Transfer RNA from a Candidatus Woesearchaeota archaeon, 74 nucleotides, folded computationally. Its Rfam family is "tRNA". The family's RNA type in Rfam is transfer RNA. Rfam links the family to the GO term triplet codon-amino acid adaptor activity. The coordinates come from a structure-prediction model, not an experiment, and the mean pLDDT is 84.
RNA sequence: GACCCUGUAGCUUAGCCUGGUAGAGCGCUGCUCUUAUAAAGCAGAGGUCCCGCGUUCAAAUCGCGGCAGGGUCA
Numbered sequence: 001g002a003c004c005c006u007g008u009a010g011c012u013u014a015g016c017c018u019g020g021u022a023g024a025g026c027g028c029u030g031c032u033c034u035u036a037u038a039a040a041g042c043a044g045a046g047g048u049c050c051c052g053c054g055u056u057c058a059a060a061u062c063g064c065g066g067c068a069g070g071g072u073c074a
């Protein structure tokens, strides 16, 4: 330098192909239970979907350009 893959909640990630309310597990907070803690049960908070532009009635999803990480080739 060329090409490919990945980027979504504090962590691990689904959803992307085929555009239509952003989900799960763990963690966190509160409550119940307990003498107390843990475990268990119930409820809740937490997201500019890496950034920008474009297409569209509508973009995590499609197009273009960047950034970061990983890989292959030179």
Base pairs, nucleotide, nucleotide: 001073002072003071004070005069006068007067010026011025012024013023020057028044029043030042031041032040050066051065052064053063054062